Context: one part of a larger RNA
């Protein structure tokens, strides 16, 4: 000096409380565990692994397997040497297919005797290795924790180990800021400088917009035409405890209140300080050691990763009347689109098909659902659930048996609100309804990021549970 304490003050935090919704029980769905297996590749294991890498496992992907086929300077890279005018399309036998046998046939450039590019053989250095070792690294994430903490010079105090500073009274989200003080200063964090969002004011008017003047239509800003208005998307104001009041050591602050579209960090996000778990990654790349070298390289089928007695996570659907069902019927946002998005029409109960308007997009695609009105069910294993199987179709794809998505018609399983435990949230939040996008042929998407419509209840307190800070006190631990 730290670290621990079922020690102590004191402070905070969806930590309790106090709400609202859930998981724990069903059915699937996904991932792990076990287990099986020729293989079910590999990693990720308290919080911090388990819808994780994986933002697409039917071949490919793919690393895994197979008393399966082949291939050996190689799927790829340079170099050096040697062969030859060959190569590659193409034809033909073999064969799952990769390959492996025969045919077959080209060049370019120049000082064209021949050299060189480029190809082939052959042979050599070498290539390759998702082999190991994350406890040999980099790099580059998790996590404590967006907690308010880590340090340093000069000076002083101790024999030094160290100490002050930083501690002490207040204050604050915060080592924020006052006051004090053997300390003065400073760095790195905290805040602010970034960006989106709320508010105005100028410019900017197409492909958005339409008040007001017109013309038109069965209707639409559809047509002239207009910049007021919403919006586009650039600029600059706007908020700083500035202004009153009250408390305070009349300091830093704190409490009300005015104005204002915001009000005391207005919301939201990028940003994670010294360091801690020898935390995680050798399969993202990188990279040192070892190992493999006619095989732990590499190419092909075909199977595996989808196996299934059972554990567990994490999520989707429900168990219904604040519901289910049928009609009518409004109102968005993000965002994609050319091997691509795809209206109108027409065919099909449907999934989808025909076709092809427009639309390299503020133009076309582009029509949200929940809510709203209106009928139906009447408490029932049901007009609830919707699992499972059956038969018959779409579709993407060489190709849907292992092992895909969808629609139809049949068929209706558990399941009546979940035992012990536990989880998430503090406001446009939870809850709840839809859309969008990456990946992608096509999907296991109910999942991962976005978005926008509707919209709550509750917090008296900090005495308890977690977890985290300052100070302090113990200690036989480091």
């Nucleotide at each position: 000096u730290g670290a621990c304490g079922g020690g102590g003050a004191c402070c905070c935090g969806c930590a309790c409380a106090a709400g609202c919704g859930g998981u724990g029980g069903a059915g699937u769905a996904u991932g792990u565990g076990g287990c099986u297996u020729a293989a079910u590749u590999c990693g990720a294991u308290g919080c911090a692994a388990c819808g994780c890498g994986a933002a697409g496992a039917a071949c490919c992907u793919u690393a895994c397997c197979u008393g399966g086929g082949g291939c050996u300077u190689g799927a790829c890279a340079u170099g050096c040497a040697u062969c030859c005018c060959u190569a590659a399309a193409c034809c033909g036998g073999u064969g799952a297919a990769a390959g492996c046998c025969g045919g077959g046939g080209a060049g370019c450039u120049c000082u064209u005797u021949g050299a060189g590019c480029a190809g082939u053989u052959u042979g050599c250095a070498c290539a390759g290795g998702u082999g190991c070792u994350g406890c040999a690294u980099g790099g580059c994430u998790g996590u404590c924790g967006u907690c308010a903490g880590c340090u340093c010079g000069u000076g002083u105090c101790g024999u030094g180990a160290g100490a002050u500073g930083u501690u002490g009274g207040g204050u604050u989200a915060a080592g924020u800021c006052c006051c004090g003080c053997a300390a003065c200063g400073a760095g790195c964090g905290c805040a602010a400088c970034c960006c989106c969002u709320g508010u105005g004011u100028c410019c900017u008017g197409u492909u958005g917009c339409c008040a007001g003047c017109a013309c038109g239509u069965a209707a639409u800003g559809g047509u002239g035409g207009g910049g007021a208005c919403u919006c586009u998307g650039g600029a600059c104001a706007g908020a700083c405890u500035g202004c009153c009041g009250g408390u305070a050591u009349c300091a830093a602050a704190c409490c009300g209140g005015a104005g204002g579209a915001a009000g005391g960090u207005g919301g939201g996000g990028a940003c994670g300080a010294c360091g801690u778990c020898a935390a995680g990654u050798c399969a993202g790349u990188a990279u040192g050691g070892c190992c493999c070298u006619u095989a732990c390289g590499c190419c092909c089928a075909g199977g595996g990763c989808u196996g299934c007695a059972c554990a567990c996570g994490u999520a989707c659907u429900a168990c219904a009347a604040u519901g289910c069902c049928c009609a009518g019927c409004a109102c968005a946002a993000u965002g994609u689109g050319a091997a691509c998005c795809g209206a109108u029409a027409c065919c099909g109960c449907a999934a989808g098909g025909u076709g092809g308007a427009g639309g390299c997009a503020a133009u076309c695609c582009u029509g949200a659902a929940a809510a709203c009105u209106g009928g139906g069910c009447u408490c029932a294993g049901u007009u609830c659930g919707g699992a499972u199987u059956g038969u018959g179709g779409g579709c993407u794809g060489c190709a849907a048996c292992u092992c895909g998505c969808c629609c139809a018609c049949a068929u209706g399983a558990a399941g009546c609100c979940g035992g012990a435990a536990u989880c998430g949230c503090u406001a446009g939040u939870a809850a709840u309804g839809g859309c969008g996008u990456a990946u992608c042929a096509g999907c296991u998407a109910c999942g991962a990021c976005g978005c926008c419509g509707u919209g709550a209840a509750u917090a008296c307190g900090u005495u308890c549970c977690c977890g985290g800070g300052u100070c302090u006190u113990g200690u036989a631990c480091a």